Context: one part of a larger RNA
Molecule: small-subunit ribosomal RNA, 5' domain
Organism: uncultured bacterium
RNA sequence: GGACGAACGCUGGCGGCGCGCUUAAUACAUGCAAGUCGAGCGAGAACCAGGGCUUCGGCCCUGGGGACAGCGGCGAACGGGUGAGUAACACGUGGGUAAUCAACCCCCGACACCGGGAUAGCCCAGGGAAACUUGGAUUAAUCCCGGGUACCCCGUCCGGCCUUCGGGCCGGCCGGAAAAGGGUAGCUUCGGCCUCCGGUCGGGGACGAGCCCGCGGCGGAUUAGCUUGUUGGUGAGGUAAUGGCCCACCAAGGCUUCGACGGGUAGCUGGUCUGAGAGGACGAUCAGCCACACUGGGACUGAGACACGGCCCAGACUCCUACGGGAGGCAGCAGUGGGGAAUCUUGCGCAAUGGGCGAAAGCCUGACGCAGCAACGCCGCGUGGGGGAUGAAGGCUCUCGGGUCGUAAACCCCUUUCAGCAGGGACGAUAAUGACGGUACCUGCAGAAGAAGCCCCGGCCAACUACGUGCCAGCAGCCGCGGUAACACGUAGGGGGCAAGCGUUGUCC
Numbered sequence: 001g002g003a004c005g006a007a008c009g010c011u012g013g014c015g016g017c018g019c020g021c022u023u024a025a026u027a028c029a030u031g032c033a034a035g036u037c038g039a040g041c042g043a044g045a046a047c048c049a050g051g052g053c054u055u056c057g058g059c060c061c062u063g064g065g066g067a068c069a070g071c072g073g074c075g076a077a078c079g080g081g082u083g084a085g086u087a088a089c090a091c092g093u094g095g096g097u098a099a100u101c102a103a104c105c106c107c108c109g110a111c112a113c114c115g116g117g118a119u120a121g122c123c124c125a126g127g128g129a130a131a132c133u134u135g136g137a138u139u140a141a142u143c144c145c146g147g148g149u150a151c152c153c154c155g156u157c158c159g160g161c162c163u164u165c166g167g168g169c170c171g172g173c174c175g176g177a178a179a180a181g182g183g184u185a186g187c188u189u190c191g192g193c194c195u196c197c198g199g200u201c202g203g204g205g206a207c208g209a210g211c212c213c214g215c216g217g218c219g220g221a222u223u224a225g226c227u228u229g230u231u232g233g234u235g236a237g238g239u240a241a242u243g244g245c246c247c248a249c250c251a252a253g254g255c256u257u258c259g260a261c262g263g264g265u266a267g268c269u270g271g272u273c274u275g276a277g278a279g280g281a282c283g284a285u286c287a288g289c290c291a292c293a294c295u296g297g298g299a300c301u302g303a304g305a306c307a308c309g310g311c312c313c314a315g316a317c318u319c320c321u322a323c324g325g326g327a328g329g330c331a332g333c334a335g336u337g338g339g340g341a342a343u344c345u346u347g348c349g350c351a352a353u354g355g356g357c358g359a360a361a362g363c364c365u366g367a368c369g370c371a372g373c374a375a376c377g378c379c380g381c382g383u384g385g386g387g388g389a390u391g392a393a394g395g396c397u398c399u400c401g402g403g404u405c406g407u408a409a410a411c412c413c414c415u416u417u418c419a420g421c422a423g424g425g426a427c428g429a430u431a432a433u434g435a436c437g438g439u440a441c442c443u444g445c446a447g448a449a450g451a452a453g454c455c456c457c458g459g460c461c462a463a464c465u466a467c468g469u470g471c472c473a474g475c476a477g478c479c480g481c482g483g484u485a486a487c488a489c490g491u492a493g494g495g496g497g498c499a500a501g502c503g504u505u506g507u508c509c
Stems, first nucleotide, its partner, number of pairs: 001509004006505005013381006020373001021339001026337003030334003035074003040071002047064007081292003091216007100209002105205007113147005123136005153176003157172006182196001186193002218264001225255003230252006237245001267289004271282004294315005317328004345371001347370003353367001354365004384414004394405004418450001420445005428436001453498005458479003464493005474481002
C1' cells in the first nucleotide's frame, strides 16, 4: 500500500447491486418448509330435490352432491441446511469396468389369454387417561396369487469358434411376464370399431449411479518400526458387480527413512486476496464433489437410502400422564434463550424460473421471486452555482502599525439533481394470470430550501501559533515528548488529509 462475511469509537442525506452467527454440530416455544392423483378402487358426511310415515322432535327410501378418512400409484433418495467427522480413491485430474445397476424420458421389436384370493375402510363388540389397540362380520381395484403363451431375454448342461484363461460369441435340451381405466366425435348388428392416456417382456439410447487404477495437493522424527483377516492361494457365501467384502482350510507373507505406524491440524476443488512475477495466505457468498442430520448402532421399503422433517434398539436431554405408559429432535424458513467483540423479519407471493403429482384444469413448493432491517462492502449522486471589499461585525494573533479566518458571510442574480407534494404510469407475460407496486420511469409544483463529519499538524508524514500545565496531568506505531516561554500533553484559532464517512483494533499478502 492492498484486502476483509469484520468489530469498536465519533458521525450520518439518497439510490443501485451485493452481502449479513466466522463463537455453542449449544438447547429450542410457535407457525410454516412434501405432497399429489376421483381419468386405479370401494365406500361416503354436510347440504339440495322428490316421495312416504309422524306422537310434529324427527325418521325412512330414491336421486344429486361430494367433505374427512381408507386401499392403490408416483413422489417423498430431488430441492433446502451445516462443516462436526474425514489426511481418505474424500477431492482434483486422466483412464478402466470382458466386473456393474439404471425409476421417470426417447427409439425399436413382441405381447396383453383364462381363472382364483385376501384385506383396509365402513359396521358390531371390547381394552386404554392418552398414544393407540384386540376380536368378529363384510367388500373393491392398476392389490395379491395360480395356469397358458413366449422369436428375442435369464440360468444349468452339451457342442463349435475366439481369448488377456477371467471369459466372450454362435447353435441345441428344461424353468420365468402382462392390468386395465376414461373421454369425446363418428359408426354400431349394442358384442364392439376408432382415438387418447396407461400395462408387460426384451434390445438400444440419454440422464444418473456403484466399483477399480495412475498421478497431484498439510506440518512435525522430541513418533522408527507397523501388521494376524494381517499378505497371498483354493473352495464356498454375499452383492447389481470386482475384491480377505465375509467364512473354512493351506502357505508365511505384506508395508516402511522416496517416512510406514501413531499423534496434531483440516471438508476438497473451480476459485478469492496479495504480488511485476515466481510465490504466499485463504476456501464467506456463487458453482461442482464429499460427509453429516440429538449421540451410537441396525436394517426395512425401493430403480435409487442404510434415508434431516421414515422405522427399530440403546443412551443423554425435554415434555405429557389417571404412574400402568407414552411423545419429541430447526446443521429447512422466520423466530427465542444461551455463548460472543459480532451477524437480520415469527413479512408478501407462487406473477416469473424450477421441482413433485395429475390426461388436463389444477394443487403443493420458507426452492425461488420479492419486500423489510444493518454505511457491512462496492459503485453513483447530493448537501448548491455565479457575482460580491467600507476586506463589515466577531474570533485568533500582534512589534498595536497590522495580519488572518476571507469572497468566506451579509447582499444581488440564478438553478432545483436528490429528498418532499401532485398527476400519469410500465417492461418483466401475455390470449388470460404481477407478489414486487401505484414500484421504476415521465411530467408538473414550491423553495437554497431538508442534508458534514472524522482524523491529523515534532521527524518518518502534508499541515503552526497562543494560552493552560510544569517529569504533574498526560501523549506514544518507532525514535521519543512533559522537571516555567512544550510547533509532541489539554484547549482555542489557524492549517493539512479524506469525505457519508473518518479513525482504531484484529488478520492475510